[in-house]
The prediction has a mean pLDDT of 76. Predicted 3D model of a 395-nucleotide RNA (Bacterial RNase P class A) from Parendozoicomonas callyspongiae. The model forms 97% of the base pairs in the Rfam consensus. Its Rfam family is "Bacterial RNase P class A". The family's RNA type in Rfam is ribozyme.

RNA sequence: CAAGAUGGCUGGGCAGUCGCUGUUCUUUUUUCGUGUUUUCACGGAGGAAGAAGGGAGGAAAGUCCGGGCUCCAAAGGACAGGGUGCCAGGUAACGCCUGGGGGGUGAAAGCCUACGGAAAGUGCCGCAGAGAGUAGACCGCCUAAGUUGGCUCAUUCUUUUAGAGGGAGCUGACCGGUAAGGGUGAAAGGGUGCGGUAAGAGCGCACCGCAUGACUGGCAACAGUUCAUGGCAGGGUAAACCCCACUCGGAGCAAGACCAAAUAGGAAUUCUAUAGGCGUGGUCCGCGCUGAAUUCGGGUAGGUCGCUUGAGGUGCAUGGCGACAUGUAUCCCAGAUGAAUGGCUGUCACGGCUUUUUAGUUGUACAGAACCCGGCUUACAGGCCAUCUUGCGGA
Numbered sequence: 001c002a003a004g005a006u007g008g009c010u011g012g013g014c015a016g017u018c019g020c021u022g023u024u025c026u027u028u029u030u031u032c033g034u035g036u037u038u039u040c041a042c043g044g045a046g047g048a049a050g051a052a053g054g055g056a057g058g059a060a061a062g063u064c065c066g067g068g069c070u071c072c073a074a075a076g077g078a079c080a081g082g083g084u085g086c087c088a089g090g091u092a093a094c095g096c097c098u099g100g101g102g103g104g105u106g107a108a109a110g111c112c113u114a115c116g117g118a119a120a121g122u123g124c125c126g127c128a129g130a131g132a133g134u135a136g137a138c139c140g141c142c143u144a145a146g147u148u149g150g151c152u153c154a155u156u157c158u159u160u161u162a163g164a165g166g167g168a169g170c171u172g173a174c175c176g177g178u179a180a181g182g183g184u185g186a187a188a189g190g191g192u193g194c195g196g197u198a199a200g201a202g203c204g205c206a207c208c209g210c211a212u213g214a215c216u217g218g219c220a221a222c223a224g225u226u227c228a229u230g231g232c233a234g235g236g237u238a239a240a241c242c243c244c245a246c247u248c249g250g251a252g253c254a255a256g257a258c259c260a261a262a263u264a265g266g267a268a269u270u271c272u273a274u275a276g277g278c279g280u281g282g283u284c285c286g287c288g289c290u291g292a293a294u295u296c297g298g299g300u301a302g303g304u305c306g307c308u309u310g311a312g313g314u315g316c317a318u319g320g321c322g323a324c325a326u327g328u329a330u331c332c333c334a335g336a337u338g339a340a341u342g343g344c345u346g347u348c349a350c351g352g353c354u355u356u357u358u359a360g361u362u363g364u365a366c367a368g369a370a371c372c373c374g375g376c377u378u379a380c381a382g383g384c385c386a387u388c389u390u391g392c393g394g395a
Base pairs, nucleotide, nucleotide: 001391002390003389004388005387006386007385008384009383010382012348013347014346015345016344017343018342020055021054023052024051025050026049027048028047029046030045031044032043033042034041035040057366061377062376064375065374066373067372068371069252070251071250072249076285077284078283079282081248082247083246084245085244086100087099088098089097090096101115102113103112104111105110116243117242121241122240123237124236125235138182139181140178141177142176146174147173148172149171150170151169152168153167155165156164157163158162190208191207192206193205194204195203209232210230211229212228213227214226215224216223217222256305257304258303259302266296267295268294269293270292271291276290277289278288279287312331313330314329315328316327317326318325319324350363351362352361353360354359
């Protein structure tokens, strides 16, 4: 200098001016209620003016997980169903995070992981191929053992023109053996080598692999230049059904509580009193309550609370590889309700374009809270920082 990887920050700053909105305080005004003879007092709601201080995010997004909180509402159990799935930790909890292990991938730094079980069972592995499960013989190799034909050689006996018997070699066929070689395929019954065989085969042996057990290290998952036994379950697939371990009430701020107001305390149908019905995932048992369900019609939809002080943020110290934890100090950082946080000017920074270069022009991504919090996932122009890997070159 180039390429790559991991982690983090920012995504405009400053000043002026006009404007929007919440909270607190002061002044003033309208209205309601109560007390009160009036004035007035108290409380609530609304308007106006001023002051102080505050006002969208790292994802507010997706609504995918886990909770806090509210209600059902509080006796529970079983089954079905759902979720997670290596080990150890963190956390309020999690399907999240941290650190390890196994596997895959990359030259490496790193990245990914839906990672319990295939020796409980079932299913699937198309086509090709002999054969992909009660496996199997296409090409090839062999002809030991059995049957038979041909050719060649030598030999024995005899009734010596010749006939009969057996043997050796070569070769063909039938029957048979084989799964080492080749072929098909993503995958073919462990791999390499030696022996053995008619030719072969864990058939035997050595090493490797695999299974089981022991030992060593580690909390563990696991690992091993370790030891012993065994010729050894043909593979893959559970993100197929299934088995195993752990775990699981529901609905949700449009939850829920209060105030005020209005109407029709309406009508019809069904089940029904040793029964029936209801009780916030389904079914059954149990328990509790005592009536439920459906349809039509009518009224109100206004206000207040919930609503922001929290498993809260930040700094420092200690412990820990780390996620985090503990202690201490400090801060309050939106609470709207048809929906607020914006406009203009100047200047600075950064980026783009032009070449007007002591300049001109333009502009800054993804995107807006609505009960709150911890995560995950997705989107993001430009800029900056730190560490690591590799290559080239220089000192």